The part of an RNA shown here (large-subunit ribosomal RNA, domain I) has 539 nucleotides and comes from a Vicingaceae bacterium. The coordinates come from a structure-prediction model, not an experiment, and the mean pLDDT is 84.
Context: one part of a larger RNA
RNA sequence: GGUGUAUGGCGGAUGCCUUGGCUCUGAGAGGCGAUGAAGGACGUGACAAGCUGCGAUAAGCUACGAUUAGGUGCCAAUAACCUGUAAGUCGUAGAUUUCCGAAUGGGGCAACCCAGCAUACUGAAGGUAUGUUAUCCCGAUUUAUCGGGAAGUUAACCCGGCGAACUGAAACAUCUAAGUAGCCGGAGGAAGAGAAAAUAAUAAUGAUUCUCCUAGUAGUGGCGAGCGAACGGGGAACAGCCCAAACCACUAUUGUUUCGGCAAUGGUGGGGUAGUAGGACUGCAAUGUGGACUUAGUAUUUAUAGUAGAACCUUCUGGAAAGUUGGACCAUAGAGAGUGAUAGUCUCGUAAACGAAAUAGAUAUUAUACCUAGCAGGAUCCUGAGUAGCACGAAACAGGUGAAAUUUUGUGUGAAUCAGCCGGAACCAUCCGGUAAGGCUAAAUACUCCUCAGAGACCGAUAGUGAACUAGUACCGUGAGGGAAAGGUGAAAAGUACUCCGAACAGGAGAGUGAAAUAGAACCUGAAACCAUACACUU
Numbered sequence: 001g002g003u004g005u006a007u008g009g010c011g012g013a014u015g016c017c018u019u020g021g022c023u024c025u026g027a028g029a030g031g032c033g034a035u036g037a038a039g040g041a042c043g044u045g046a047c048a049a050g051c052u053g054c055g056a057u058a059a060g061c062u063a064c065g066a067u068u069a070g071g072u073g074c075c076a077a078u079a080a081c082c083u084g085u086a087a088g089u090c091g092u093a094g095a096u097u098u099c100c101g102a103a104u105g106g107g108g109c110a111a112c113c114c115a116g117c118a119u120a121c122u123g124a125a126g127g128u129a130u131g132u133u134a135u136c137c138c139g140a141u142u143u144a145u146c147g148g149g150a151a152g153u154u155a156a157c158c159c160g161g162c163g164a165a166c167u168g169a170a171a172c173a174u175c176u177a178a179g180u181a182g183c184c185g186g187a188g189g190a191a192g193a194g195a196a197a198a199u200a201a202u203a204a205u206g207a208u209u210c211u212c213c214u215a216g217u218a219g220u221g222g223c224g225a226g227c228g229a230a231c232g233g234g235g236a237a238c239a240g241c242c243c244a245a246a247c248c249a250c251u252a253u254u255g256u257u258u259c260g261g262c263a264a265u266g267g268u269g270g271g272g273u274a275g276u277a278g279g280a281c282u283g284c285a286a287u288g289u290g291g292a293c294u295u296a297g298u299a300u301u302u303a304u305a306g307u308a309g310a311a312c313c314u315u316c317u318g319g320a321a322a323g324u325u326g327g328a329c330c331a332u333a334g335a336g337a338g339u340g341a342u343a344g345u346c347u348c349g350u351a352a353a354c355g356a357a358a359u360a361g362a363u364a365u366u367a368u369a370c371c372u373a374g375c376a377g378g379a380u381c382c383u384g385a386g387u388a389g390c391a392c393g394a395a396a397c398a399g400g401u402g403a404a405a406u407u408u409u410g411u412g413u414g415a416a417u418c419a420g421c422c423g424g425a426a427c428c429a430u431c432c433g434g435u436a437a438g439g440c441u442a443a444a445u446a447c448u449c450c451u452c453a454g455a456g457a458c459c460g461a462u463a464g465u466g467a468a469c470u471a472g473u474a475c476c477g478u479g480a481g482g483g484a485a486a487g488g489u490g491a492a493a494a495g496u497a498c499u500c501c502g503a504a505c506a507g508g509a510g511a512g513u514g515a516a517a518u519a520g521a522a523c524c525u526g527a528a529a530c531c532a533u534a535c536a537c538u539u
Stems, first nucleotide, its partner, number of pairs: 001538009015524001016488002020459002022456007029448002031153002039100003042055003046078001050074002061094007070082003105114003115133007135150007157188001158186005168175001172222001198205002209236005219227002240440003243384001247270010275418001277383004281377004290371002295367010306354002312327002316323001328345002330334001336348003389413008420435005475482002495523001498510004
């Protein structure tokens, strides 16, 4: 030096565990904000660094309801206190709520600085306190005031505006990726769409939305890569309405006037809303039916605290019984969790049953607000104009300009008026369907920052969220931003009194606790690498 065995050290794998995550399901909620939000700064405790709570009334104040003998958060201990005159805990409603922040009196390097006006402090003051003073929009008036609104933030879903590139085409330019990502604006609990100028085809259907087929079909496409419908059928859910105009009435302004009026424009109310055209107009008739529900009352119910809740003893082993032995019992409760090992009958619960002073929601009902109807006639009037269409340039449509309908519109043109007009995939005819150029509309659909209840052939501390722990913390970066590591004594601290070695507040040896201390806080188990010691063999 090597090999082997044994005993240790170091190390923290593995096993077991779970406070935390992940993915869903069923309900709820879907906002908050000038009555100052979201998010912060600074404070606040007897001692107080962090977290949590709270705000100069500061781990809290008040009322009401529930619960209860203990309580002063995480967090042990000490001190000092509170508490059947009801503390503490839970719920509901209030009070307080510094400063910054939309931040809004002005300014500003956020959490700071400095003002005006009114009032008060006897007067004064480079003083103090309280209140008030930003901008924009709308409406009123007494025309410089008042009243109302907006702003900012927020996870996804939704609508609109602007809008890439990598990539694919095995290169690349049309094309694709993709109207995606991203940015901006806006709204709601959903949004958008929506009651045919529809789809069809000789038969018909009858608003919209979502879904399964139709179908990877018809098409489109450097006919490459790719892109990719509809009709029709099956389901989910179903709901229809209001204006403009004609006509009538009132009213304001303007013009004109022979002062009698007339005309134009506007406002308000009635009327009216359709394609078998309808309405106005003229003439008859009628007081009822329904609706998508404003406000208030009543009732029921739900949520936000809770109440109560059956039934067991024993032998043995053991540190400990829930295990084992023997015999019982309950069950609308044998879901689950805990308890010194595995408990229906020990604890919390579970089934079934109850419960609200207060606040909020839903449903029903009553009253109330609002909306809602017929018949005939056919002369006249009305039925959405810089619109429809067309040309050029673009875009959306599954469809790249094509034979290219349909929809949108930047520029230029520019109709008809129901004997009208539009569509049915260039265009024309016939036939058929509809009635544009105004508006509203629940449900079926999408999503989950969040609350409650639950589930898992999901993870189990290098996993699962980045984060089971003071985690978006420590730390890094000028900054945008990046971003960790870190769980486990024991059933119970019973956390080693006392003695000794030692310089010891290091570390250890006894002693003691404990079932166990090779469970001693560097604490469950404790692998390997690596280190050491002893012995055996060997060079």